[in-house]
């Protein structure tokens, strides 16, 4: 210079005026609304969506039911070490698979616990195979023998060389590979090396199942507390209603259903497993100190319009309890590290 790998960041700018929600700070009256409880006013300054706010797929906080408690169905998660509140995320590794490389991808336990299923094809799809074909037997039909070669098929009974044999076959031998032990070397998956079996026991667990580790529900319209309003009647419940997860236990004292009557207002609600910057520990996820920073909080829902300058003419897209993740959508621009090709010194 080309062509890739991986990882970060940004997501129009600046500046007037005009609304629109939060806050803070003067000021405020016999205000205004409204039964109340509460709410609002004028002025000045500051502030107001995103890396995904999104899907609601996952884990946590937090709130109420027993301080969520015991079995049983169910669920998920699945190589190994670690980080985390927690986790199906992360990081490092190991073992596959890819790709010259940098890198990348992989629902990676268990099929000698036991049922189950392998379409069509093929002789045979697992306690088990003879369709051609090769040997022997006969005159033939056949019948014995043989898994080395053909064919079927996604998968055919360890693979290849030889020995051996009528032909052949781990039958036997080396070599691989596969089981099994030992020894080394790692925390561990795992790797190496040594010895011993000839090694009959395909495959599919994204089929039930087994084995480990896990998991209690319901969501903030959760939930608390103020204020107001009305009329009561049936019926059911300590021989346990109702709630508590779908039963079962245990807890739990009110509960329905009909009338009738109110639908207001505060809180929760933004300072938090926060951000951002040095140290410092670890390869790293991440941790610990120190410094600084406070950055929407609405309830019919704010977060806009319009000028003007100005570039590369803005792409995907709107907060509703909050927070860590994944997955999905994104136009253009920058920035770091690598590789690998081929020039130049």
């Nucleotide at each position: 210079u080309a062509a890739g790998c991986a990882g970060g960041a940004u997501g129009g700018a600046u500046g007037a005026u005009c609304g629109c929600g939060g806050c803070u700070g003067c000021a405020a009256g016999u205000g205004u609304c409204g039964u109340a409880a509460g709410a609002c006013c004028g002025c000045a300054g500051g502030u107001g969506a995103g890396g995904a706010a999104a899907g609601u797929c996952c884990g946590g906080g937090c709130u109420u039911c027993a301080u969520a408690g015991g079995g049983c169905a169910g669920g998920a998660u699945g190589c190994c070490g670690g980080c985390u509140a927690a986790c199906g995320g992360c990081c490092g590794g190991u073992g596959g698979a890819g790709g010259u490389g940098a890198c990348u991808c992989c629902c990676a336990g268990g099929a000698a616990a036991g049922u189950g299923c392998a379409a069509c094809a093929g002789a045979a799809a697992a306690u088990u195979a003879a369709c051609c074909g090769c040997c022997g037997g006969g005159a033939a039909a056949c019948c014995g023998g043989u898994a080395a070669g053909g064919g079927u098929g996604g998968a055919a009974a360890g693979g290849c060389a030889g020995u051996g044999u009528a032909a052949g076959a781990g039958a036997c031998u080396a070599c691989c590979g596969c089981u099994g032990u030992u020894c080394u070397g790692g925390u561990a998956a795992c790797a190496g090396a040594g010895c011993a079996g000839g090694c009959u026991c395909u495959g599919c667990a994204a089929a039930c199942c087994c084995c480990a580790u896990u998991c209690g529900a319901a969501g903030c319209a959760a939930g608390a507390c103020c204020a107001g309003a009305c009329a009561g009647a049936a019926g059911c419940a300590a021989u346990g209603a109702u709630g508590u997860g779908g039963c079962c236990c245990g807890c739990u004292a009110g509960c329905u259903u009909c009338a009738g009557g109110u639908a207001g207002g505060u809180c929760g609600c933004u300072u938090g497993a926060g951000g951002c910057g040095g140290c410092u520990g670890g390869u790293a996820a991440c941790a610990g100190u120190c410094g600084u920073c406070c950055u929407a909080g609405a309830u019919a829902g704010a977060u806009g319009a319009u000028c003007a300058u100005u570039c590369a003419c803005g792409a995907c897209a709107g907060a509703a309890c909050c927070c860590g993740g994944c997955u999905u959508a994104u136009a253009g621009u920058c920035c770091u590290g690598c590789u690998u090709a081929c020039c130049u010194u």